[in-house]
Context: one part of a larger RNA
């Protein structure tokens, strides 16, 4: 990990619905009893039970009947159908589809492990230290006390044996469910140990760690209660056919569960139904205003306040200070609104269009974690592959083309078979089917094939003005002057620090009381302005298309790749063509309706479910005195039927049972459960 076998809605009883069969205003027997061929018997038993009348709380009346005062109203009834099986679906009640706790509780068995304790043995090699006592000297009145031997203390000292487990290494499917190596610690003690014994499961021991009580301890094993419970996890076995969900709302010690509804499905009854048009409503959203609530801004006027003056009492005066209310201008609002839409709702007797989609009655589900696109909102940072509403779609439960790959995008909804056409999205150089097509024009960035705010004589199309053969723009050449060094001011101001201004006047083609540079101040160079040369467009702004830059990250250049420049880009035109499980031909199957006996149309994705129809398996009853040694099942081989589940047939092997019809009855179909059990 593979392979075989085993493995999960059963079964009682009683209710319910529906469907089959018997009786039918009735319907049936229970237990016993008897028989009996022994069976799915056959009689008898009428107790009981259901129906056939109801109403009331009851007395009690009764097709009524209660309520009440009520002959009024109003509830509940009346004006027929039940009944016993049978077979299916539900549900309750039971272990109730299997398999699974952790735990509870009860009666027991354990201290050969090990933890304390009891009694009764044992055990510690060697080697050090030298304590108290005591003896001798010394010393004192006497002591104390000092020294010198002696002694041999002790949870002392090294250190073997035994006992621990500190440090590393190896082992980790071990050699071993705790060991081995090398090194450590204790080693006359709170030592270690041998026998025997006592303490037991809410107990017990316990130098105390939730430690240990036989490899099991925050409550020990063993059997019972027991199939404990499991709103959880997994698991649940053959076909085909028909319809096809749900992730919602209420309410819930309720949120990953449930009940009702809401969606789906069969079965009945009945006859509505949706949509578009027109026509009738109701409405306060977008917008849009500011009349109302409120917020905000400039600005006149300012009740009233604050400052100043005031013979600071008063009065007045006055203020580049606050500001109420009001006016004139301009804005804001989800919880303002004097207005106000498309959309969408409602009803509908009118027009059309659909053709069975509505409704109720009953039987059965499932679902109550949604997912993401769009489009208007809320929350969030106008984050998020975030969150929570609406409204649509597609995924869920939908496969084919596209989008290089890609649940939820775009185009489309697969009954089967075809080496047969057309198309959608989306493409036509190559990889790769199919235009190296075509007409006009834009890109020069490999932009296409990533991004802003900004910036730039990039380039294309447009639209305004301005100056131009009475010579523009740009280049040269030449002027660019005077009163004047305008006044002030200032050390000094002369076009050129600054101030001031009828910044004028005169000569001129033209030339500023001076654009810039400079200089201490002038000088000087330069502009504006004008002549010449030259000859034809120049300059300015706007609005657009396509481009630039701005632009930096991790595994590898990166349009999917190649590779593409009058394109294989981009824009706009207009013609082929390719391209899906779509359409369409052929040809076939089913399932609905109609319709009939010829057929015709239409419809067949599909999870959860619903409902219908079948295979096959092991047993029983019949058919039956039928089949089988002239070879039964069983096992291999096989190109053969059937829409499948499945079924034959032949031919080998096998050697004794067993198919088919028509019924009945299930221990009645394996791939999964970390499933069991064996085997490999």
């Nucleotide at each position: 990990u593979c392979c075989g076998g085993c493995g999960a809605g059963u079964u009682a009883c009683g209710c319910u619905u529906a469907c089959u069969g018997g009786c039918g205003a009735g319907g049936u027997u229970a237990a016993g009893c008897a028989c009996u061929u022994a069976a799915g018997g056959u009689g008898u038993g009428g107790a009981g039970c259901c129906g056939a009348a109801g109403g009331g709380a009851a007395a009690c009346c009764a097709a009524g009947u209660c309520u009440u005062a009520a002959u009024a109203g109003g509830g509940c009834g009346a004006c027929u159908a039940g009944u016993c099986a049978g077979u299916a679906g539900g549900a309750g009640u039971a272990g109730a589809c299997c398999c699974g706790a952790a735990a509870c509780c009860g009666g027991g068995u354990g201290a050969u492990c090990u933890a304390u304790c009891c009694a009764u043995g044992g055990u510690c090699a060697g080697g050090u230290u030298g304590a108290a006592g005591c003896u001798g000297c010394c010393g004192u009145a006497a002591g104390a006390g000092g020294u010198a031997g002696u002694g041999g203390a002790g949870g002392a000292c090294c250190g073997a044996a035994g006992c621990c487990a500190c440090a590393u290494c190896c082992g980790u499917u071990g050699a071993a469910a705790a060991g081995g190596g090398u090194g450590g610690g204790c080693a006359u003690g709170a030592a270690c140990u041998g026998u025997g014994g006592a303490u037991a499961g809410g107990g017990g021991a316990g130098a105390a760690a939730u430690u240990c009580c036989a490899a099991u301890c925050g409550a020990a094993c063993c059997c019972g209660g027991a199939g404990a419970u499991a709103g959880c996890u997994g698991g649940u076995u053959c076909u085909c056919c028909u319809c096809g969900a749900a992730a919602u709302a209420g309410c819930u010690u309720u949120a990953g569960g449930g009940c009702u509804a809401g969606c789906c499905u069969c079965g009945g009854u009945u006859u509505a139904g949706u949509c578009u048009g027109g026509u009738g409503g109701a409405g306060g959203u977008a917008g849009a205003g500011c009349a109302c609530u409120g917020a905000a801004u400039u600005u006149c006027u300012g009740c009233g306040g604050g400052g100043g003056c005031g013979u600071c009492a008063a009065a007045g005066c006055u203020u580049a200070c606050c500001a109420a209310g009001g006016g004139a201008u301009a804005u804001c609002a989800a919880a303002c609104u004097c207005c106000g839409a498309a959309u969408g709702c409602c009803a509908u007797a009118c027009a059309g269009a659909u053709g069975a989609u509505g409704a109720c009655c009953g039987g059965g589900a499932g679902u109550c974690a949604g997912a993401c696109u769009a489009c208007a909102c809320g929350a969030g940072a106008u984050a998020a592959g975030u969150u929570g509403g609406g409204u649509a779609g597609u995924c869920a439960a939908a496969a084919g083309g596209g989008a290089a790959a890609c649940a939820g995008c775009c185009c489309a909804g697969a009954c089967c078979u075809a080496c047969a056409g057309c198309u959608a999205a989306g493409g036509u150089c190559c990889c790769a089917a199919a235009g190296u097509a075509c007409g006009u024009g834009u890109u020069a960035a490999g932009u296409g094939g990533a991004a802003a705010a900004g910036g730039a004589u990039g380039u294309g199309g447009g639209a305004a003005u301005u100056c131009g053969a009475a010579g523009a723009c740009a280049a040269c050449u030449a002027g660019g002057a005077u009163g004047u060094u305008g006044g002030c001011u200032c050390a000094g101001a002369a076009g050129c620090a600054g101030c001031c201004a009828u910044u004028c006047a005169u000569u001129c083609a033209a030339a500023g009381a001076g654009u810039g540079c400079g200089u201490a101040a002038c000088a000087g160079c330069u502009c504006a302005c004008u002549a010449g040369u030259c000859g034809a467009g120049a300059g300015u702004u706007c609005c657009u298309g396509c481009g630039c830059c701005g632009a930096a990250a991790a595994u590898g250049u990166c349009c999917g790749g190649g590779g593409c420049u009058a394109a294989a880009a981009c824009a706009c035109g207009a013609c082929a063509c390719c391209g899906a499980a779509g359409c369409u031909u052929a040809g076939g199957a089913a399932u609905u309706a109609c319709a009939u006996u010829a057929g015709u149309a239409a419809u067949u994705g599909g999870u959860a479910g619903a409902g219908g129809a079948g295979c096959a398996u092991u047993c029983u009853u019949a058919u039956a005195u039928g089949c089988g040694a002239c070879g039964a099942a069983g096992c291999u081989g096989u190109a053969c039927c059937g829409u499948a589940a499945g079924g034959a047939g032949c031919a080998g092997u096998g050697g004794a049972g067993a198919a088919a019809u028509a019924a009945g009855a299930a221990g009645a179909g394996a791939g999964a459960a970390u499933g069991c059990c064996g085997g490999a």
Record summary:
Large-subunit ribosomal RNA, domain II from Agathobacter ruminis, 680 nucleotides, folded computationally. The coordinates come from a structure-prediction model, not an experiment, and the mean pLDDT is 85. Lineage of the source: Bacteria > Bacillati > Clostridia > Lachnospirales > Agathobacter.